Model confidence (mean pLDDT): 84 of 100. Predicted 3D model of an 89-nucleotide RNA (c-di-GMP-I riboswitch aptamer) from a Rhodocyclaceae bacterium.
RNA sequence: CAGACAGCAGGGCAAACCCGGCGAAAGCCGGUGACGCAAAGCUAGAGGGGCUAAAGAACCGCAAGGUUCCAUGCUUGCCAGCCGCCGUA
Numbered sequence: 001c002a003g004a005c006a007g008c009a010g011g012g013c014a015a016a017c018c019c020g021g022c023g024a025a026a027g028c029c030g031g032u033g034a035c036g037c038a039a040a041g042c043u044a045g046a047g048g049g050g051c052u053a054a055a056g057a058a059c060c061g062c063a064a065g066g067u068u069c070c071a072u073g074c075u076u077g078c079c080a081g082c083c084g085c086c087g088u089a
Base pairs, nucleotide, nucleotide: 012037013036018031019030020029021028022027035077041082042081043080047079048078049075050074051073056069057068058067059066060065
């Protein structure tokens, strides 16, 4: 000097509940709040899994309506891909 790297330090993010809003729903946004997280940073247009089922289709029903299928919707704090802070023993 370089690489790797517990911990420490500086910090970062923010679950659930509740309140307001959006949405058919899953869920999302904001406020509150902290369960936790070394990637709880980015990516759903790398790939997979899961959730919802509006519209659509099929079927049942006199009708109201119901059942099944289905993502173009959602989830990255499900797996994963990509990028990455500090740097002691």